[in-house]
Molecule: Bacterial RNase P class A
Organism: Deinococcus pimensis DSM 21231
RNA sequence: CCGGGAGGGAACGCGGUCGCGCGCCGUCGUGAGGCGGCGUGAGGAAAGUCCGGGCACCGCAGGGCAGGAUGCCAGCUAACGGCUGGGCGGCGAGCAGACGGCGGAACGCGGUUCCGCGCGUGCGAAGCCGACGGACAGUGCCACAGAGACGAGUCAGCCGACGCCUUCGGGCGGGCGAAUGGUGAAACGGUGCGGUAAGAGCGCACCAGUCUCCCGGGAGACCGGGAGAGCUGGUCAACCCCAUCCGGUGCAAGGCCCGACAGUGGGGGAGGGGCGGCCCGCCCCGACGAUCCCCAGGAUGGCUGCUCGAGGCGUCCGGCGACGGACGUCCCAGAGAGAUGACCGUGACGGAAGCUCCGGCUUCCGGACAGAACCCGGCUUAUGACCCUCCCCGCGCC
Numbered sequence: 001c002c003g004g005g006a007g008g009g010a011a012c013g014c015g016g017u018c019g020c021g022c023g024c025c026g027u028c029g030u031g032a033g034g035c036g037g038c039g040u041g042a043g044g045a046a047a048g049u050c051c052g053g054g055c056a057c058c059g060c061a062g063g064g065c066a067g068g069a070u071g072c073c074a075g076c077u078a079a080c081g082g083c084u085g086g087g088c089g090g091c092g093a094g095c096a097g098a099c100g101g102c103g104g105a106a107c108g109c110g111g112u113u114c115c116g117c118g119c120g121u122g123c124g125a126a127g128c129c130g131a132c133g134g135a136c137a138g139u140g141c142c143a144c145a146g147a148g149a150c151g152a153g154u155c156a157g158c159c160g161a162c163g164c165c166u167u168c169g170g171g172c173g174g175g176c177g178a179a180u181g182g183u184g185a186a187a188c189g190g191u192g193c194g195g196u197a198a199g200a201g202c203g204c205a206c207c208a209g210u211c212u213c214c215c216g217g218g219a220g221a222c223c224g225g226g227a228g229a230g231c232u233g234g235u236c237a238a239c240c241c242c243a244u245c246c247g248g249u250g251c252a253a254g255g256c257c258c259g260a261c262a263g264u265g266g267g268g269g270a271g272g273g274g275c276g277g278c279c280c281g282c283c284c285c286g287a288c289g290a291u292c293c294c295c296a297g298g299a300u301g302g303c304u305g306c307u308c309g310a311g312g313c314g315u316c317c318g319g320c321g322a323c324g325g326a327c328g329u330c331c332c333a334g335a336g337a338g339a340u341g342a343c344c345g346u347g348a349c350g351g352a353a354g355c356u357c358c359g360g361c362u363u364c365c366g367g368a369c370a371g372a373a374c375c376c377g378g379c380u381u382a383u384g385a386c387c388c389u390c391c392c393c394g395c396g397c398c
Base pairs, nucleotide, nucleotide: 001396002394003392004391005390006389007388008387009386012347013346014345015344016343017342018341020041021040022039023038024037025036026035027034028033043369047380048379050378051377052376053375054374055250056249057248058247067246068245069244070243071242072086073085074084075083076082087132088130089129090128091127094123095122096121099120100119101117102116103115104114105113106112107111133241134240138239139238140235141234142233155181156180157176158175159174162173163172164171165170189207190206191205192204193203194202208232209231210229211228212227213226214225215224216223217222254304255303256302257301264296265295266294267293268292276288278286311330312329313328314327315326316325317324318323349366350365351364352363353362354361355360
C1' cells in the first nucleotide's frame, strides 16, 4: 500500500450592495410614525416529541388492588428506557482441513488409499449486534406439509412371543416406534453394548445439555473442576410469574397590574427630606428620573416567569472509562404566531475538462439537511461534498 473496522472535526472566510427582528442613541413629525447611526441576532441536529429531569400549579394519612414502564452484572448521573466498563450469546476479514459431503486418480475394486474443493463443519482479529429475568411455577400456541408438533404417533415399514386362518408363499388380530424411507423450521438428546419375540433411558458405559449439591476463582454477572439425578423440542416482543420504578397537568404552567383608566408617549410643577440609578468599600458635591398635576392613546391589554445555566472554553488532579474535583477565563437569541436572507466580487476547498517547461496554470461547475419559542440530559431520524486520528488481520504486494 491492498484488505477489514472504529472515532472525531468543520458545517465556508473576507469585502460590498439591497433587505429583516430586537435593544440603545440621535433627528424630523401634533401624532401614528419616518430617517440615520451603533450593538446584537439559530443548529449539529434548533426536527420527531420517543424517554428522563428541573421549574410551576393542582392533588395526596397509611396500606392494598388495577394499570403502565423497565429487566445479565457493576458503575456514572439530577434522572433515564441514556452512557461507561465487564459477562454471556450471535456475527465477523480470514485461517484450518480432523470428520461428513462433492469431484478426480490409482489399486489387490461390495471397497481401500491418495489428491483437490471448502459446501457443511471447527477456530476466529479489530470491531459490530442482542427487550439478555423466568420455558424446571402454571396455562396456551406451534402455519403448510406430515401418521404424529409433546399426557404423542406407524404413513410406507419392521417383528414373529401369543390367538385364529392358510393354497405353507403368507394373511388377519396383535406387538414395535427401534432400523430404513417419507414430511417439516423443528420429530421426543446422540453412539455403542446388554436386554427382548421384536423393541424402548428398559438397564449400563461414554458424549452433549439441564437441574441439585460441593470445591476453587471473581465485588458481581459468571468462569473452572468434582459428585449426584434418566431430567432432555420450541415459543415469555403469548397470557402469566418474579423483581424494581411510576400522582396529574404543562410556560397557553403560574404570579402581578388594569374601565375607580394600567403599562406607554407628551407637557408642567415641587422639594433638595427619603428612594433609585449615573456610582464605586465609604463620604461629599453635581445633574437626571420616578413619586404629584394635566393631555394624548388604549382591549387583539400590559408586566413578569425569560434565560447565568446539572452553562461554554482552557489547564491541572483522581478514575481503565462514563464521570468527578480544583483553579482560571468567557457571557452566548430571548421574539407580538415568530426576524438572521438574496445578489456581486474575491480567497480557500472539492469535481470535471483543457494546457504544461510537471512546479503549476486556465475555464466551467458545486456547497447539503434544515429554522430556537420555559430550560436542560439523552435517544432516534435528515444531511451534498470535505478534513483529521486511531485499531486489526494475512503464508497478499513493495